[in-house]
RNA sequence: CUGGGGGAGCUGCUACGCGGCUGAGAGGACAGAGCCUGUCUGUCGACCCCUUGAACCUGAACCGGACAAUACCGGCGAAGGGAAG
Numbered sequence: 001c002u003g004g005g006g007g008a009g010c011u012g013c014u015a016c017g018c019g020g021c022u023g024a025g026a027g028g029a030c031a032g033a034g035c036c037u038g039u040c041u042g043u044c045g046a047c048c049c050c051u052u053g054a055a056c057c058u059g060a061a062c063c064g065g066a067c068a069a070u071a072c073c074g075g076c077g078a079a080g081g082g083a084a085g
Base pairs, nucleotide, nucleotide: 001085002084003050004049005048006047009021010020011019012018013017028044029043030042031041032040033039056081057080058079062075063074064073065072
C1' cells in the first nucleotide's frame, strides 16, 4: 500500500435523549424495520488487530478481588479457536 478480521459492555434519570464508569474503541453517519420490551438489520465511518496472532470468540450463567454496576482488575491462559500478501 492493498486486502482481511473484530467488538461496542456496565450504569443514573424527567429517556428514541442527556450524563457517569472502564477502555484504543462503548454504535458516529445514512437507509430500512420496530414503537416505550425503548431495540434490530444493512452499508459506510472511527478504533483495535492480522500467524512474531490475548484484536476478538469459546470454556463462561467459571473462580478470586474490587465496585453503584459490569471480564472493572486478576486468574483460567504455555487451554481450544482466530484474520496476510
This is a predicted structure of an 85-nucleotide RNA (TPP riboswitch aptamer (THI element)) from a Thermoplasmata archaeon. It matches the Rfam family "TPP riboswitch aptamer (THI element)". Rfam's curators write: Vitamin B(1) in its active form thiamin pyrophosphate (TPP) is an essential coenzyme that is synthesised by coupling of pyrimidine and thiazole moieties in bacteria. Its family is annotated with thiamine pyrophosphate binding in the Gene Ontology. The sequence was found by an Rfam model in a public genome assembly. The source organism's lineage runs through Archaea, Methanobacteriati, Thermoplasmatota and Thermoplasmata. The coordinates come from a structure-prediction model, not an experiment, and the mean pLDDT is 79. The model forms 100% of the base pairs in the Rfam consensus.